[in-house]
RNA sequence: AUGUCAUCUAGAGCGGUUUAGGGACGGGCCCAAAGAUACCGCGGCAACCAGUCGAGAGACCAGGUGCCAAUGCCCGAGCGAUGAGGAGGUAACGAUAACUU
Repeated sequence: AUGUCAUCUAGAGCGGUUUAGGGACGGGCCCAAAGAUACCGCGGCAACCAGUCGAGAGACCAGGUGCCAAUGCCCGAGCGAUGAGGAGGUAACGAUAACUU
């Protein structure tokens, strides 16, 4: 990288370094020299995998990941109560975990 499957309205920030962009993509909106983003340190959240217990449901733990602005920030394609707006839910896309070629 490919494929399969599960989850994505909860939760969790300080310091240092860096410097102009960043929030995947397009539109919007937002964050950002009162320093965003990125990286590092420490701290934390969660519990997918692992481990322990259990007949099971599940509980515990925190070793491997992940995450710590905004619902995946909102919308995007089609469906859709309707006069209309468009609530809602589905897919696609994306992210993460586990397995896979």
Molecule: SAM riboswitch aptamer (S box leader)
Organism: Actinomycetes bacterium